[in-house]
RNA sequence: AACAGGCAAUCUGGAGAGUGUCGAAAAUUGUAGUCGGCCACCGAAGGGGCACGCGGAUUUCAAUACCGCAAAUCUCUCAGGUAAAAAGGACAGAGGGGUGGA
Numbered sequence: 001a002a003c004a005g006g007c008a009a010u011c012u013g014g015a016g017a018g019u020g021u022c023g024a025a026a027a028u029u030g031u032a033g034u035c036g037g038c039c040a041c042c043g044a045a046g047g048g049g050c051a052c053g054c055g056g057a058u059u060u061c062a063a064u065a066c067c068g069c070a071a072a073u074c075u076c077u078c079a080g081g082u083a084a085a086a087a088g089g090a091c092a093g094a095g096g097g098g099u100g101g102a
Stems, first nucleotide, its partner, number of pairs: 003101001007097001010094004018039001020038005040082003046078001047076003053069004
C1' cells in the first nucleotide's frame, strides 16, 4: 500500500389486523381527526415464555425428579398497532465512514 469479517450514517423493498361502537370537547353545521369508555382483532419496534443440549447437586455407578444457562419468523399479547395517507416496521438488498489486525 492492497485487503477479509462484523458494525455506523445513508438509500431501497417491507406484511398483518376495525372506515367498530357510545360519549365529550371544539363548533352554525359537520369530519374517517382529538380525548375518554366498551367490544373485536394483528404480530414483524421493544419485551415475556419454552426445546435440544450443557453444567450443578445427588449417587458405588446410573436413571428419574430438582437447580442454573439456553433459540426463533414458535408462542404470549405487557407494550405497540388495526380506512387511505403519514409515521413506525422484524427481515432482506445496497453501502463502507471510523477502528483494528497482518